Large-subunit ribosomal RNA, domain I from Arthrobacter sp. CAU 1506, 598 nucleotides, folded computationally. Lineage of the source: Bacteria > Bacillati > Actinomycetota > Micrococcaceae > Arthrobacter. It matches the Rfam family "Bacterial large subunit ribosomal RNA". Gene Ontology terms of the family: structural constituent of ribosome and ribosome. The sequence was found in a public genome assembly.
[in-house]
Context: one part of a larger RNA
RNA sequence: AGCACACGGUGGAUGCCUUGGCAUCAGGAGCCGAAGAAGGACGUGGGAAUCUGCGAUAAGCCUGGGGGAGUUGAUAACCGAACGGUGAUCCCAGGAUGUCCGAAUGGGGAAACCCCGCCCGGCGCGCGAGUGACCGGGUGACCCGUACCUGAACACAUAGGGUGCGUGGAGGGAACGCGGGGAAGUGAAACAUCUCAGUACCCGCAGGAAGAGAAAACAACAGUGAUUCCGUCAGUAGUGGCGAGCGAACGCGGAAGAGGCCAAACCGGUCCAUGUGUGAUAGCCGGCGGGCGUUGCAUGGCCGGGGUUGCGGGACUUUCCGUUGCUGUUCUGCCGGACAGCGAAAGUGAGUGCGUGCGUAUAGGUGAACGGUCUUGAAAGGCCGGCCGGAGAAGGUGUAAGCCCUGUAACCGGAAUGCGUGACGCCGCUUGGAGAGUAUCCCAAGUAGCACGGGGCCCGAGAAAUCCCGUGCGAAUCUGCCAGGACCACCUGGUAAGCCUGAAUACUACCUGAUGACCGAUAGCGGACAAGUACCGUGAGGGAAAGGUGAAAAGUACCCCGGGAGGGGAGUGAAACAGUACCUGAAACCGUGUGCUU
Numbered sequence: 001a002g003c004a005c006a007c008g009g010u011g012g013a014u015g016c017c018u019u020g021g022c023a024u025c026a027g028g029a030g031c032c033g034a035a036g037a038a039g040g041a042c043g044u045g046g047g048a049a050u051c052u053g054c055g056a057u058a059a060g061c062c063u064g065g066g067g068g069a070g071u072u073g074a075u076a077a078c079c080g081a082a083c084g085g086u087g088a089u090c091c092c093a094g095g096a097u098g099u100c101c102g103a104a105u106g107g108g109g110a111a112a113c114c115c116c117g118c119c120c121g122g123c124g125c126g127c128g129a130g131u132g133a134c135c136g137g138g139u140g141a142c143c144c145g146u147a148c149c150u151g152a153a154c155a156c157a158u159a160g161g162g163u164g165c166g167u168g169g170a171g172g173g174a175a176c177g178c179g180g181g182g183a184a185g186u187g188a189a190a191c192a193u194c195u196c197a198g199u200a201c202c203c204g205c206a207g208g209a210a211g212a213g214a215a216a217a218c219a220a221c222a223g224u225g226a227u228u229c230c231g232u233c234a235g236u237a238g239u240g241g242c243g244a245g246c247g248a249a250c251g252c253g254g255a256a257g258a259g260g261c262c263a264a265a266c267c268g269g270u271c272c273a274u275g276u277g278u279g280a281u282a283g284c285c286g287g288c289g290g291g292c293g294u295u296g297c298a299u300g301g302c303c304g305g306g307g308u309u310g311c312g313g314g315a316c317u318u319u320c321c322g323u324u325g326c327u328g329u330u331c332u333g334c335c336g337g338a339c340a341g342c343g344a345a346a347g348u349g350a351g352u353g354c355g356u357g358c359g360u361a362u363a364g365g366u367g368a369a370c371g372g373u374c375u376u377g378a379a380a381g382g383c384c385g386g387c388c389g390g391a392g393a394a395g396g397u398g399u400a401a402g403c404c405c406u407g408u409a410a411c412c413g414g415a416a417u418g419c420g421u422g423a424c425g426c427c428g429c430u431u432g433g434a435g436a437g438u439a440u441c442c443c444a445a446g447u448a449g450c451a452c453g454g455g456g457c458c459c460g461a462g463a464a465a466u467c468c469c470g471u472g473c474g475a476a477u478c479u480g481c482c483a484g485g486a487c488c489a490c491c492u493g494g495u496a497a498g499c500c501u502g503a504a505u506a507c508u509a510c511c512u513g514a515u516g517a518c519c520g521a522u523a524g525c526g527g528a529c530a531a532g533u534a535c536c537g538u539g540a541g542g543g544a545a546a547g548g549u550g551a552a553a554a555g556u557a558c559c560c561c562g563g564g565a566g567g568g569g570a571g572u573g574a575a576a577c578a579g580u581a582c583c584u585g586a587a588a589c590c591g592u593g594u595g596c597u598u
Stems, first nucleotide, its partner, number of pairs: 001597009015583001016548002020519002022516007029508002031172002039101003042055003046079002049075003061095006070083003106115003116140007123132003142169002144166007176207001177205005187194001191241001217224002228255005238246002259500003266305005272300005283292002285336006310478001312443004316437006325342006345431005357421006364412003370385005386403002388392001394406003449473007459485001480495005535542002555582001558569004
C1' cells in the first nucleotide's frame, strides 16, 4: 500500500409523515373609488425584532346578538401589571375613529416631504379694537352637466369671464365581453398568392355578464315565424398557386322563451323666431240671440295629444254600439258638443317603497351508545361480556376507538344587515269597440342605389348576389320599395335608412362545501420555513436555499476534566447510537483494530 472482517466518523439518500400545494365539481358572489380606492409609508403593546391586527380613540372604542370560564394575538418563553358569572377574552352584524403617501385634487415635489391663502375655535400677548412665526377643525385642482350673473372685436348677439349646485367624471381590478389597430416564427417539405390568424400583442370602453335581438329574415309553390347557446346536418355543399389548407347554410332534435317604445301625417297650445296683413273684417267650439275688440294668417322651432303596421297600417271623413259619478273650463243665456282633473272599475308593469311573513347568507345550539382483564412506556391491540345506529364520514387522544373528545345523521335558532320570493297596501302606465269610404295626406334622404377603391361572408374578382366602409353621382312613398346568388319576367317573402329588451350562453380574482388510479419537501405553486424574502442588476427585471427530538421538555439538578468548545459520571425518558449539529440514517469520502498478501 492493497484485500477482507469488525467498529466508527462524515454525509443526508431512502422509508414513513404533512401544516402546503395541484386539479376538478357544486353553490354563492361578481365590482371597489373624490363619502378618497387598489396598494403602500410611518406608527401603535409595560419590556428589542419580525409577522398579524389596528390608526394619535392606534392587538383597539360604542351598540345589538351569540357564547359560557377563563383571558391580556403569533414566533415565545419569562418578568411585571391587570380583567372576568354585575358574563371577560372570543365569534357575528351595524356604527365611530381612521396619521401620511397614492387618481391625489390648494401650490410644489427626488411618493409617504416642503410651502401657502381664507373661515371658525383654542391658547399666548394686549385695557381694548386686535394680533401671533403656536395648536386644532374646515375649505381652496381640472373637466363635464345644470341654473344664473357678467360680457369683447360689432348695434343686437356670440366668444370669453364668474358664482351656486351635483354620492357627475378621473384611478384600480384575475378571466370572460364589445370595439379600434394588428405581426412574425411556422405550414405549403424552397417561396411570392395562400397559411399561421384577425391569433399573439397594443389601445379604448362596459357589465355581472357583454354582444345580438322582434324580419326590407328564411324557404320554395309546402311552410317557418326575434335573438342566443348546444347536438346534428358535415368535414357535406363549396372555396383553394383547385397546392397546403380553409370550410358553411337550409332543415331536424334540444336549452330558454317576451315583447315593447318612437319619427311622420293630423289636432291643440305657445313664452319663441321670421315673414305678412288691414284700419276694422278676418278671431272668440256649433245653432239662435247678445257681447268683446286686434286678438289675425303662414312657415319653422318647442310642448301636449294622436300613431307604430305588411291578411299593408295610420291620418282624414263617416255610421253604429258603449260612454259610471262629481267638479271645472270652453265670452255670455238656452240646446248640443268637446276637453281637463279627481274618484270607481278593469288590465298591465321587464317598476318602487313599507309592514307582516316565508326562505336563505353572515355567529350558533341539541345530538345515541363501554366496561373488565392481559401485554405494553402508553391500549384505541388480544381475550371476555355488553350497547347505539336516521349517526360504522373524518380528525384527535402516549399503538390500531361506531360507543373517550371534536364531530357525523337528523333536527333547532336570528337582535342587525344583505339577497330572494309571494300576498296585501301604495305608486306608475293604459282604457273605447266594431264597421264603411277611398278623393287627399303620411309611413325615417345626401338615405337606398349606381360607378370606382377596399373589407367581410365557405366564396382568393370569379357569372358574384347579400353585408360593411371610403370618394363621387344620386331616387321613389304603397300603382312605392327591398330580397329570393349577375341580370330580366312571373311568382313568393318582407317593409330598410330610429330606439329599448329578461332568460337560456362565457369566465372565476373572491367566499363556502366536496372530491381525486393528483404531489409528498430535488416532488407539489417560485414560495409547507422571516418568500416574491435574502441575494443579483443603473433599470426593466431575475430570483433561491431552508420541513421532522420526544407521548410529554420530563431540554440532563449535582460531581469531575477543560480557558472554552467538548466530554466522563449521575439523572430524565420506552429509547439519549431520540441531547435541540436531535426520526430513519444508504453511497461516495476519511479513520481505528484484527487477519491475509506484497